[in-house]
RNA sequence: UCAGUGCACCAGACGAUCGCCGCUCGCCGGCGUGCCGCAAGGCGCGACGGAGAGGGGAGGAAAGUCCGAACUCCAUAGGGCAGUGCGCCGGGUAACGCCCGGUCGGGGUAACCCGAAGGAAAGUGGCACAGAAAAUAUACCGCCUGCCGUAGCGCCGAAAGGCGCGAAGGUGGGUAAGGGUGAAAAGGUGCGGUAAGAGCGCACCGCGCCCGUGGCAACAUGGGUGGCAGGCAAAACCCCGCACGGAGCAAGGCCAAAUAGGGAAGCGGUGAGAACGGCCCGUUCGAAGCUUCCGGGUAGGCCGCUUGAUCCCGUCAGUGAUGGCGGGGCUAGAGGAAUGAUCGUCGCCGCGCCGAAGCCCGAGCCGCAAGGCGAGGGCGGAGGCGGGGACAGAAUUCGGCUUACGGGCCACUGCGGCG
Numbered sequence: 001u002c003a004g005u006g007c008a009c010c011a012g013a014c015g016a017u018c019g020c021c022g023c024u025c026g027c028c029g030g031c032g033u034g035c036c037g038c039a040a041g042g043c044g045c046g047a048c049g050g051a052g053a054g055g056g057g058a059g060g061a062a063a064g065u066c067c068g069a070a071c072u073c074c075a076u077a078g079g080g081c082a083g084u085g086c087g088c089c090g091g092g093u094a095a096c097g098c099c100c101g102g103u104c105g106g107g108g109u110a111a112c113c114c115g116a117a118g119g120a121a122a123g124u125g126g127c128a129c130a131g132a133a134a135a136u137a138u139a140c141c142g143c144c145u146g147c148c149g150u151a152g153c154g155c156c157g158a159a160a161g162g163c164g165c166g167a168a169g170g171u172g173g174g175u176a177a178g179g180g181u182g183a184a185a186a187g188g189u190g191c192g193g194u195a196a197g198a199g200c201g202c203a204c205c206g207c208g209c210c211c212g213u214g215g216c217a218a219c220a221u222g223g224g225u226g227g228c229a230g231g232c233a234a235a236a237c238c239c240c241g242c243a244c245g246g247a248g249c250a251a252g253g254c255c256a257a258a259u260a261g262g263g264a265a266g267c268g269g270u271g272a273g274a275a276c277g278g279c280c281c282g283u284u285c286g287a288a289g290c291u292u293c294c295g296g297g298u299a300g301g302c303c304g305c306u307u308g309a310u311c312c313c314g315u316c317a318g319u320g321a322u323g324g325c326g327g328g329g330c331u332a333g334a335g336g337a338a339u340g341a342u343c344g345u346c347g348c349c350g351c352g353c354c355g356a357a358g359c360c361c362g363a364g365c366c367g368c369a370a371g372g373c374g375a376g377g378g379c380g381g382a383g384g385c386g387g388g389g390a391c392a393g394a395a396u397u398c399g400g401c402u403u404a405c406g407g408g409c410c411a412c413u414g415c416g417g418c419g
Stems, first nucleotide, its partner, number of pairs: 001416001002414005009407002012346007020057002023054003027050003031046006059391001063402002066400005071248004083244005088102005103117001104115004118239002123237002126232002140179002142175007152165005187205006206228001207226008252303004262294006273285004310329008348388002351386004358379004364373003
C1' cells in the first nucleotide's frame, strides 16, 4: 500500500436571524364567578386570547411489529386432548426463539465465519428422469462354470460312420470385483484367497457394543470386542422432551353537560278512566302531565404518562455474557402529533479540476578531469477553486432480533504487491 476479519464508537461544531410544540413567570384585554359595599365600585379566583421574558424539545435504528416481558382488563378447581413454538452442552437474564463460553459438523490459505445440531432398528408414506435394482434387495453388460451343440479340428476306421475337443449360439447355475445409470447404489483402501468372485480371511481406516482415562456436561482419547445389519430426507406426517389461557394504553380507571330514554317519591286525586254494581255510596286499580331525587351511558375533561429490570463514571467478582458496591445525573410526554429553514466561520470526504516545495530518470551541452548545466518525462502532493454530507421522525414502557444507512479509530490476517 492492496485485499480482508473482528470489536467497540460518532451521527458534524459554534454563532446570528426567522419560525414550530409544550412548560414556567409576570403584564394587558374582555368574559365568568366569589366576597365586601346602599351605590359607584373595590379585592380575589378561573379558563381563554394577545404581546414579552426564561427554560426544554427524537434515534441508532424512533422502522419492521418478528420474539420475550412489565402493566391493565377478561377468563380460570385440578388434570388432559387439540393447536403453536422450541430442541448439542453449560452458564447469563425479570424473561426469551436473545446473549456468553464450549462441543461437534461445514466453509476459508488465514484472521475468522456459518449451522431449526433430538429420534430414520416405533409406525405410515416419499425418492422425478435414468437405471437390473431407490431398500424384504436385485442382475443389463461383463467374469466363471455344468449340460446341449453348429462351423471347425484331432483320433480310429477301407468306407459308412464312431469317439473326443469344441469359437459362436442355446440352456442351467455361481458371482457382485469391473462397466454402465443416477443427486444418491448396500462400508473404503490394500494384500491374500478363489473356477470367477465376495468381510470369504487378514492389516489399517470407518461403524456398532463394552471398559478405562480426562471433562459438571456435550464430547474427546486409549484399549478390547463384533465381520458389519438398518441409503437419503423429520424445513413429509409422526414419535420423544420442554414451554404456552386470551386481548391489548383505542388496555383500563375517575369526573361528567345538553338531548332522549329508565327508576323512585309527591302532586294530579275536591278525580281522565276502568272493575264490582240496576243506580248511588263505597271498595279496588289507575293514564297523561308537573316537581324533586336517583342510577347507567354519550360528548368533553382528568389519570394511566414517563424515576426506570434507568443513564454516566469508578471499583470489585467473572475468560465472558453479566452481576455486586460507591458516587453523580433527570433527559419529549401531546392532540394524528412539534423538534425546522437560511447565512457566516470551522471541521470531514478513498469526490473533480488546477497545482508549490522536494525526489528520480534523462537526449544533449560545458570541462583535461573531478564535476556542473540541463530540453523533456515520471513520482509527489503544500495549497487554491468547486462539489458532496447518508438512512430516517417518538405516540404506554422496557430487553432482544432483523432490516435501512454515512464515516472514521483500534487490533488482527494474507500460499498479496513494492521498498
Bacterial RNase P class A from a Vicinamibacterales bacterium, 419 nucleotides, folded computationally.
Taxonomically the source falls in Vicinamibacterales (Bacteria, Pseudomonadati, Acidobacteriota, Vicinamibacteria).
The sequence is in RNAcentral, with records from ENA.
It matches the Rfam family "Bacterial RNase P class A". It is annotated as a ribozyme. Its family is annotated with ribonuclease P activity, tRNA processing and dimeric ribonuclease P complex in the Gene Ontology.
It is recorded under the gene name rnpB.